[in-house]
Context: one part of a larger RNA
RNA sequence: CUGGGUGUAAAGGGUCCGCAGGCGGCCAAUUAAGUAAGAGGUGAAAUCUUUCGGCUUAACUGAAAAACUGCCUCUUAUACUGUUUGGCUAGAGGGUAAGAGAGGAAAGCGGGACUGCCGGUGUAAGGGUGAAAUCUGUGGAUAUCGGCAGGAACGCCAGUGACGAAGGUGGCUUUCUGGUUUAUACCUGACGCUCAGGGACGAAAGCUAGGGGAGAGAACAGGAUUAGAUACCCUGGUAUUCCUAGCCGUAAACGAUGGGUACUAGGUGUUUCGACCUUAGGUCGGAGCGCCGUAGCUAACGCGUUAAGUACCCCACCUGGGGACUACGGCCGCAAGGCUAAAACUC
Numbered sequence: 001c002u003g004g005g006u007g008u009a010a011a012g013g014g015u016c017c018g019c020a021g022g023c024g025g026c027c028a029a030u031u032a033a034g035u036a037a038g039a040g041g042u043g044a045a046a047u048c049u050u051u052c053g054g055c056u057u058a059a060c061u062g063a064a065a066a067a068c069u070g071c072c073u074c075u076u077a078u079a080c081u082g083u084u085u086g087g088c089u090a091g092a093g094g095g096u097a098a099g100a101g102a103g104g105a106a107a108g109c110g111g112g113a114c115u116g117c118c119g120g121u122g123u124a125a126g127g128g129u130g131a132a133a134u135c136u137g138u139g140g141a142u143a144u145c146g147g148c149a150g151g152a153a154c155g156c157c158a159g160u161g162a163c164g165a166a167g168g169u170g171g172c173u174u175u176c177u178g179g180u181u182u183a184u185a186c187c188u189g190a191c192g193c194u195c196a197g198g199g200a201c202g203a204a205a206g207c208u209a210g211g212g213g214a215g216a217g218a219a220c221a222g223g224a225u226u227a228g229a230u231a232c233c234c235u236g237g238u239a240u241u242c243c244u245a246g247c248c249g250u251a252a253a254c255g256a257u258g259g260g261u262a263c264u265a266g267g268u269g270u271u272u273c274g275a276c277c278u279u280a281g282g283u284c285g286g287a288g289c290g291c292c293g294u295a296g297c298u299a300a301c302g303c304g305u306u307a308a309g310u311a312c313c314c315c316a317c318c319u320g321g322g323g324a325c326u327a328c329g330g331c332c333g334c335a336a337g338g339c340u341a342a343a344a345c346u347c
Base pairs, nucleotide, nucleotide: 003319004318005317006316007301008300012315014201015200016199017198021194022193023192025088026087027086028085029084031082033081034080035077036076037075038074039073040072041071042070049065050064051063052062053061054060091191092188093187094186095184096183097182098181099180103177104176105175106174107173108172109171110154114150115149116148117147118146119145120144121143125136126135162169163168206247207246208245209244210243211242215241216240220236221235222234223233258314259313260312261311262310263309266292267291268290269289270288271287272286273285274284275283276282277281296303297302320347321346322345329340330339331338332337
């Protein structure tokens, strides 16, 4: 390299958009580039192969044949691929009418809890634990009532419920806005699928600048525990967690399962749209989300119309363990570091 693979053994890129590239629906015509057949030319010699010879044999070597799987030209064929032309509507997109939704962004508002402060009542404890202590408290705490302030998060509803490409999204209202489903079959007429490179987005932590800071809380301090305790438990507590702007670009970024299309038993539940019968509801047609399961697949576990089944198209990736998500180099980053990625050696 071929091959064989990628849920859990090595292996699906974090996700999407998308140029080049690869692949691409139905009908008719065109052409003959690919494709196929035939003919001709060429494909030096040596080498390789076969046969027959020469050195005593072999190596070596002479001759002949075959081969040189290639290229060019001409003729023919036209199913398939391609080109060109015309047409179609089943793919795709649009229109119209409805629908569901924590999809995104901004602004405003709300209540509960918490902490702090002020005031009232009130007195000796409170807090914490396995038990304690550090800690708070007669300078009046804890508890309780009233008021004020502040920041963060939105209980119940809540659901193998919903939405989003993924990360993710949950109080209420308004504004702006994306996607999606159903019905209709009115329009366009293959406009499609995938996508190396590229671009955008991308939890948490971290970084820069400016704000903010209630609670929680790395680091740190103290109290315990213990043989020790740089921990688990407790009392505090800085960064951080929050907001704005900009970086970072990683995660068990997981369904450990790339995307698309078609086909291949059913049963049951749920979300949502539609049609019909109707009204306890049922039947049917879609789009999601779950469970069980047939054929089939699988090393097994399991998967099973939401495939890990049967096929095709495109991309990514794997090729024994360690060394090594490393070194060097390059690119990116303010840094932390990220991406790409070996070898010696060793089993």
Molecule: small-subunit ribosomal RNA, central domain
Organism: metagenome